[in-house]
Order: sequence, then structure tokens, then C1' cells
RNA sequence: GCCUCGGUAGCUCAGUCGGUAGAGCAGUUGACUCUUAAUCAAUUGGUCCUUGGUUCGAAUCCAAGCCGGGGCA
Repeated sequence: GCCUCGGUAGCUCAGUCGGUAGAGCAGUUGACUCUUAAUCAAUUGGUCCUUGGUUCGAAUCCAAGCCGGGGCA
């Protein structure tokens, strides 16, 4: 330098075909318990890597760029 895969909650990840984003863990609150842990219930948390474009509407499509993994040279 080229090819390819990825970047979404604090962490690990899902999100197909464009219709305003979710799970598990973690956190908070409550129940239970002499207390803690465990368990149960509820709940907070997101500029979807950045900037433009298309569209009534973009995590999703298009372009450029940034970062990371793998491959080729």
C1' cells in the first nucleotide's frame, strides 16, 4: 500500500428487509435476612466512532475520514 471484518449502555454483545435501540452482567432502590452474601421485584443509563449525502424517516443505504483485529505484498 491493497483486501477483509469490526466500532451500539460502565463491560460482553444482539439489532435480518430503512419506521425513533435491546439482552446478559454491572449500578441504584425495595423485599427477604440478626447482618452480609445469595435470591426475588422494580428501575437508571445511549449524540449507535466522526463528518457529509440520499430519504418523509438512517445504527441500518452511499461517500470520505479515524481507530482496532485478520490476511496479502
The RNA shown here (transfer RNA) has 73 nucleotides and comes from an uncultured Verrucomicrobiota bacterium. It was read from a public genome assembly. Rfam family: tRNA. From the family's description: Transfer RNA (tRNA) molecules are approximately 80 nucleotides in length.